[in-house]
Context: one part of a larger RNA
Molecule: small-subunit ribosomal RNA, 5' domain
Organism: Daia ofunaensis
RNA sequence: UAUGCUUGUCUCAAAGAUUAAGCCAUGCAUGUCUAAGUAUAAGCAAUCUAUACAGUGAAACUGCGAAUGGCUCAUUAAAUCAGUUAUCGUUUAUUUGAUAGUACUAUUACUACUUGGAUAACCGUGGUAAUUCUAGAGCUAAUACAUGCUAAAAAUCCUUGCCUUUGGUAAGGAUGUAUUUAUUAGAUAAAAAAUCAAUGUCUUCGGACUCCUUGAUGAUUCAUAAUAACUUUUCGAAUCGCAUGGCCUUGCGCCGGCGAUGGUUCAUUCAAAUUUCUGCCCUAUCAACUUUCGAUGGUAGGAUAGUGGCCUACCAUGGUUUCAACGGGUAACGGGGAAUAAGGGUUCUAUUCCGGAGAGGGAGCCUGAGAAACGGCUACCACAUCCAAGGAAGGCAGCAGGCGCGCAAAUUACCCAAUCCUAAUUCAGGGAGGUAGUGACAAUAAAUAACGAUACAGGGCUCUUUGAGUCUUGUAAUUGGAAUGAGAACAAUUUAAAUACCUUAUCGAGGAACAAUUGGAGGGCAAGUCUGGUGCCAGCAGCCGCGGUAAUUCCAGCUCCAAUAGCGUAUAUU
Numbered sequence: 001u002a003u004g005c006u007u008g009u010c011u012c013a014a015a016g017a018u019u020a021a022g023c024c025a026u027g028c029a030u031g032u033c034u035a036a037g038u039a040u041a042a043g044c045a046a047u048c049u050a051u052a053c054a055g056u057g058a059a060a061c062u063g064c065g066a067a068u069g070g071c072u073c074a075u076u077a078a079a080u081c082a083g084u085u086a087u088c089g090u091u092u093a094u095u096u097g098a099u100a101g102u103a104c105u106a107u108u109a110c111u112a113c114u115u116g117g118a119u120a121a122c123c124g125u126g127g128u129a130a131u132u133c134u135a136g137a138g139c140u141a142a143u144a145c146a147u148g149c150u151a152a153a154a155a156u157c158c159u160u161g162c163c164u165u166u167g168g169u170a171a172g173g174a175u176g177u178a179u180u181u182a183u184u185a186g187a188u189a190a191a192a193a194a195u196c197a198a199u200g201u202c203u204u205c206g207g208a209c210u211c212c213u214u215g216a217u218g219a220u221u222c223a224u225a226a227u228a229a230c231u232u233u234u235c236g237a238a239u240c241g242c243a244u245g246g247c248c249u250u251g252c253g254c255c256g257g258c259g260a261u262g263g264u265u266c267a268u269u270c271a272a273a274u275u276u277c278u279g280c281c282c283u284a285u286c287a288a289c290u291u292u293c294g295a296u297g298g299u300a301g302g303a304u305a306g307u308g309g310c311c312u313a314c315c316a317u318g319g320u321u322u323c324a325a326c327g328g329g330u331a332a333c334g335g336g337g338a339a340u341a342a343g344g345g346u347u348c349u350a351u352u353c354c355g356g357a358g359a360g361g362g363a364g365c366c367u368g369a370g371a372a373a374c375g376g377c378u379a380c381c382a383c384a385u386c387c388a389a390g391g392a393a394g395g396c397a398g399c400a401g402g403c404g405c406g407c408a409a410a411u412u413a414c415c416c417a418a419u420c421c422u423a424a425u426u427c428a429g430g431g432a433g434g435u436a437g438u439g440a441c442a443a444u445a446a447a448u449a450a451c452g453a454u455a456c457a458g459g460g461c462u463c464u465u466u467g468a469g470u471c472u473u474g475u476a477a478u479u480g481g482a483a484u485g486a487g488a489a490c491a492a493u494u495u496a497a498a499u500a501c502c503u504u505a506u507c508g509a510g511g512a513a514c515a516a517u518u519g520g521a522g523g524g525c526a527a528g529u530c531u532g533g534u535g536c537c538a539g540c541a542g543c544c545g546c547g548g549u550a551a552u553u554c555c556a557g558c559u560c561c562a563a564u565a566g567c568g569u570a571u572a573u574u
Stems, first nucleotide, its partner, number of pairs: 001570005009445001011443001015438001016405001022403003026400003031064002037061002043056002062424001071358003081279003086274002090272002096267003111238001115146002122138001125135003155175009176235001178231001180229006200209003215222001237261001239260004245255003248251001281329003288320003295317008333355003337348004360381002363378003383394001385392002411436001413435003419432001420430003451480003454476010487507002489504001491503001517563005522544002528558001530557004539546002
C1' cells in the first nucleotide's frame, strides 16, 4: 500500500502518486474604484447652497493585475539540487528615502487664466446557420493620444576687436538632465640642512617664501567632475480632490495650505539572471571520447540587461579518460526529511516547506518591469467539438465531476467569517484558503459494566477442639438497589449559516440486551491427549509435519489462549 472479516464513543486526519504527463460533457477557479483620471445613461434618487458640474451609479475609455497562487513529476545523472562564493559581469514594475529655476530663436506684437484632432460607451442602419464575430452612418470625454510656453543671481569657457601687452577692457555666443563616442582629472611610502646657477612673489631693503584641492574599496578604465561633438532629442506637470485665506496699487490683480496622481536620476526593497568550490544510484556483456555542422583556447566583431564559442570571421591544436571519461539503464525531479536502530549501516523520499521543470507533442512570438506565458497568440503534428458544408471554435498535470486504466483513491456541496493575496482598493474578487460530506490511510483518549446481600467452596491469621472471630479469594439460571453514557431531544452555545464536539431540561439497562471481534489451541508459539463426523479422501500446514477407522493438526460442538475496536492475509522494506 491493497484486501478479508468486524466496528459503539472522543480528538486528529491522508486521500486518482504507482497503471494512462491517457481523453474529457457541464459549471466555476482573475479581476479590479477611491474625496481625489474620464459620466448629459433618453438609469436611480430627490433635496436643497447649487442654471457649467457636484448624491449614487450600469456601460465604456483609461490605469493596474492577470509572470502570484493552485496542480503534476513526463523529462532530467555534474544536469537539477544542497551547502558555499562572485557580480570590480548585469536588469529590476512596485515599496521607502532623496532628487529638476537653465526649455524660446536671432527678441517690435507671439495661447500660457490652459492648445489640437480623434475614439468608445450611446443613438440609429445592417451582415452571417454560427462565436466573447463585427461593418457602415451620427455624436461626446481624459492623468488616453498628441502638441507646447515660462522665472534668478553669479561664475566658467570659447570667438572676435581695441589698448598703455606681467596684463587690462568691450561685444557676442555657449554652459539643465538624458543618449553615443573620444579625451582629461580622479594625487599622495620617506626627515632636516647647506651650496651653485636660473627665476619669481612680498619687503620695514636686513631678509622671508607660509598656507596651496582631491571621496570609496583588498583591488578598477569606480563614484564624481570637466572638454569637444553626437541624438528620427529622453525628462523637466496644459492633471485631480478638500479647504478657502492674506495683501493692497481694487486689477478677470498678486501671493497662498493639506494630499492625490504623475515624473528624471541615485539609493533602498522585492527579486531575477548568470557564477566559484565540493558533493549523486546501477553498469566494462560500454575503453576510448570530442573536433572544420565549435570540439579546447586566442584576437576582433556581433548579439545580449550583462559575462561567455552564445554566434560569426581569422588563427592555434587543443580538451576529457581505469581517481572510470564516453556510452547504456533507472519501475530517477533534487533537497529538507521518513522507516529501521548498540555502533557502523540499509531502504524510502510522486506527496503539505525550499529549489527545478511542464501545461497533448515540438517550435515561434506579441504585450509587458517581469513570460519564450498556455484559464495569451501563430503555425505544424496527434486528438477532437458545432455546422445550413460556405465556415467556426478547442486544450481540467486548477476545484468538483465523467470515461478509460487498473490491486489501487472522496461531493458536479456551502462561504469569503478566519489566514492571506490582488486591484484604482477599509467596501470588490479569490474552487488560494476555510467549512461541512465521503473516509477502519495513519494517529490519540478509552464504553461493553461497578458494588452489596445470600448460598456454596476455599485460603491466611488469632484463639478454646467439631467450632468461633477476623481479613480475604472465587463459583452461582438466587437477589438488591445505586451509577452512567451510546442513542433520542426542548434550549442555549458553536458557526458566515449550519452540523458535530463542549454544555443541558426531558426520555434512555437487566441477559431475549444497548449482546466484540479476529485468528489460533502438535512444535516453533500462549492455549485440549474433550465429544461427534471423515478415513492418505476431503482438507490443514509460512517450516517441520497431520490425515490410510480411537486425528492433541481436517470438518464441527464444547472448552481454552492471544491481541482487542480491532484482528487476519498478500506484497515492499529494515